A computed fold for a 526-nucleotide part of an RNA from an uncultured bacterium, annotated as small-subunit ribosomal RNA, 5' domain.

Context: one part of a larger RNA
RNA sequence: GACGAACGCUGGCGGCAGGCUUAACACAUGCAAGUCGCACGAGAACGUUCUGGCUUUGCCAGGACAAGUACAGUGGCGGACGGGUGCGUAUCGCGUAGAUAACCUGCCCUCAGGCGCGGGACAAUCACGGGAAACCGUGGCUAAUACCGCACGUCGUCUGGACCCCGCAUGGGGACCAGAUGAAAGCCUUCGGGCGCCUUUGGAUGGGUCUGCGUUGGAUUAGCUUGUUGGUGAGGUAACGGCUCACCAAGGCAACGAUCCAUAGCUGGUCUGAGAGGACGAUCAGCCACACUGGGACUGAGACACGGCCCAGACUCCUACGGGAGGCAGCAGUGGGGAAUCUUGCACAAUGGGGUCACCCCUGAUGCAGCCAUGCCGCGUGGAGGAAGACACCCCUAUGGGGCGUAAACUCCUUUUCUGAAUGAAGAAACCCCUGUAGCUUCACGGCGCGACGGUAGUUCAGGAAUAAGCACCGGCUAACUCCGUGCCAGCAGCCGCGGUAAUACGGAGGGUGCAAGCGUUGUCC
Numbered sequence: 001g002a003c004g005a006a007c008g009c010u011g012g013c014g015g016c017a018g019g020c021u022u023a024a025c026a027c028a029u030g031c032a033a034g035u036c037g038c039a040c041g042a043g044a045a046c047g048u049u050c051u052g053g054c055u056u057u058g059c060c061a062g063g064a065c066a067a068g069u070a071c072a073g074u075g076g077c078g079g080a081c082g083g084g085u086g087c088g089u090a091u092c093g094c095g096u097a098g099a100u101a102a103c104c105u106g107c108c109c110u111c112a113g114g115c116g117c118g119g120g121a122c123a124a125u126c127a128c129g130g131g132a133a134a135c136c137g138u139g140g141c142u143a144a145u146a147c148c149g150c151a152c153g154u155c156g157u158c159u160g161g162a163c164c165c166c167g168c169a170u171g172g173g174g175a176c177c178a179g180a181u182g183a184a185a186g187c188c189u190u191c192g193g194g195c196g197c198c199u200u201u202g203g204a205u206g207g208g209u210c211u212g213c214g215u216u217g218g219a220u221u222a223g224c225u226u227g228u229u230g231g232u233g234a235g236g237u238a239a240c241g242g243c244u245c246a247c248c249a250a251g252g253c254a255a256c257g258a259u260c261c262a263u264a265g266c267u268g269g270u271c272u273g274a275g276a277g278g279a280c281g282a283u284c285a286g287c288c289a290c291a292c293u294g295g296g297a298c299u300g301a302g303a304c305a306c307g308g309c310c311c312a313g314a315c316u317c318c319u320a321c322g323g324g325a326g327g328c329a330g331c332a333g334u335g336g337g338g339a340a341u342c343u344u345g346c347a348c349a350a351u352g353g354g355g356u357c358a359c360c361c362c363u364g365a366u367g368c369a370g371c372c373a374u375g376c377c378g379c380g381u382g383g384a385g386g387a388a389g390a391c392a393c394c395c396c397u398a399u400g401g402g403g404c405g406u407a408a409a410c411u412c413c414u415u416u417u418c419u420g421a422a423u424g425a426a427g428a429a430a431c432c433c434c435u436g437u438a439g440c441u442u443c444a445c446g447g448c449g450c451g452a453c454g455g456u457a458g459u460u461c462a463g464g465a466a467u468a469a470g471c472a473c474c475g476g477c478u479a480a481c482u483c484c485g486u487g488c489c490a491g492c493a494g495c496c497g498c499g500g501u502a503a504u505a506c507g508g509a510g511g512g513u514g515c516a517a518g519c520g521u522u523g524u525c526c
Base pairs, nucleotide, nucleotide: 001525002524003523005522006521007520008519009518012379013378014377015376016375017374018372019371020337025335026334027333029332030331031330034077035076036075039074040073047065048064049063050062051061052060053059054058084290085289086288093215094214095213096212097211098210099209100208103207104206108203109202112199113198114197116150117149118148119147125140126139127138128137129136130135155182156181157180158179159178160177161176163174164173165172166171186195187194188193216262217261218260223253224252225251228250229249230248231247232246233245234244235243265287266286267285268284269280270279271278272277292313293312294311295310296309315326316325317324318323343369345368346367347366351365352363353362354361355360382413383412384411385410394403395402396401418463419462420461421460422459423458427453432447433446435444436443470515471514472513473512474511475496476495477494481510482509483508484507485506491498492497
């Protein structure tokens, strides 16, 4: 000098930031991922009202509105993003520089073309049944942008053939011929079109993989390795590869530190320092890993998936004892641990994300508010005058006096703050609608309407010095001195050291010094 700090004493305000460093300990409760009715079939009720009947505080039946609404289901997209944590990992994990002639890429942009004919189901629902529940079974009906078959083949892929161009070794690109194989889905419409679907080209974005170099300590860890190292062949993958398998060879790494042990997420950066360097890796940003512990795959463009599935284990809960349910290292919050770290808040108004043609819905991301002097910065606790250097308290004294001290009183001002009242934002522009434009797509004019924060910030008026100072130190280092008490006691102390009867060093007081809404102490780093 610094801190994600803690503790002691004290505490007026504002702005901006920060806030479990320990138990990746266990979690009550609520919320954190849904959306689309313009893909599809089906489709209530409460309630209001009308009519009729009856056994009339009303009940029953039917119709209309509610409403093609809600819940549920099939289907599509999204739940792989966003948010959390740092367990593991000394590693191509990260950083940096490259490679991919060894690869993938939904949505988006772009290029070229296409969307013909058929089929059979399964949910929902109905009936029956099982179960305490979770849920499940059997039978029947049904729709689709769900599923399946056939065709056309621009085109893609594969095989074979001959040709051209290029390169960095394996090799890459292009055009031609023959053969094999591979698609599709509709919905809305103001009838102009719009949104989709299938194949293909190029791009963008995002990823996968490989490589050079760098990346903590220990030799009181010296040898390690059998899919191990390489080859041939096959399988597998989006893709290269012992990635996996069969066979063959016996290799491969290591004192330039292999193996083992310990510790640790890495980086941009942060702190310190003149720098070189040293230490650290909170907040913010990039990458990685993980999601009760261990393992596994499914779906999908993408996961081996935090709020998905299956198995095993530990723990907790329900149970009719047969069987089931759960996973806060999401946001709040609870217990526990600890020196120690916050509200079970408001809103989707803005920014961003998901779904949707759109309206709109969802969003503990985010925007805000609450708590905490935890930090940084700013402001204030009044200003000017005022000496009879006042009477006093208190302190010192050679008892003459000196200090506190312009300090107070008193006079004149000011109102930052404070209290009360009034006014009162920016953050809002879009989406959408209308008109024009060849045009719902672009653009322009106009219109509607939207603010959690918040009646907040700000501004104005009124009032009145009114509401606001502490903490540490005073022997030397080190700015700041006397008295009393104590008497090697009680105690102080960072080092030197102080205290045994005049202690500037202990305790108190007066005075002073330093910093100041803080000041000291402790801890850690330079």
It matches the Rfam family "Bacterial small subunit ribosomal RNA". Its mean pLDDT, the model's own confidence on a scale to 100, is 84.